[in-house]
RNA sequence: AGAAUCCACUAGGGGCGCCCGAACGGGCUGAGAUAAGGCGGAGCAACGCCUUGGUCCCUUUGUACCUGAUCUGGGUUAUACCAGCGUAGGAAAGUGGGAUAAUGCCUUG
Numbered sequence: 001a002g003a004a005u006c007c008a009c010u011a012g013g014g015g016c017g018c019c020c021g022a023a024c025g026g027g028c029u030g031a032g033a034u035a036a037g038g039c040g041g042a043g044c045a046a047c048g049c050c051u052u053g054g055u056c057c058c059u060u061u062g063u064a065c066c067u068g069a070u071c072u073g074g075g076u077u078a079u080a081c082c083a084g085c086g087u088a089g090g091a092a093a094g095u096g097g098g099a100u101a102a103u104g105c106c107u108u109g
Base pairs, nucleotide, nucleotide: 001103006097007096008095009094010093011059012058013057014056015055016054017028018027019026020025034053035052036051037050038049039048040047065090066089067088071084072083073082074081
């Protein structure tokens, strides 16, 4: 001198399910289980879409997440709860910082 990991900044991507309950709240898995508003809808409902905020995760070295999927097997009060599908098809990045391994170079004795 020197990589990954690591840290910072800026930017971007995405999830927020299931069960009990009138509500508060409680239970399950998980890193994380969303709040307000607007529009559509015959409707202060269901449902769909949009905006803003919260939270957690992820950004090509992609196990964030989406699709296939109203999928298959198992299990559960129930659910992507577990496994498969899955080397599947998609999916959002740049800059800077310090230390060091392998290794390389230089100097002195």

This is a predicted structure of a 109-nucleotide RNA (TPP riboswitch aptamer (THI element)) from Paenibacillus abyssi. Its mean pLDDT, the model's own confidence on a scale to 100, is 76. Taxonomically the source falls in Paenibacillus (Bacteria, Bacillati, Bacilli, Paenibacillaceae). Its Rfam family is "TPP riboswitch aptamer (THI element)". Gene Ontology term of the family: thiamine pyrophosphate binding.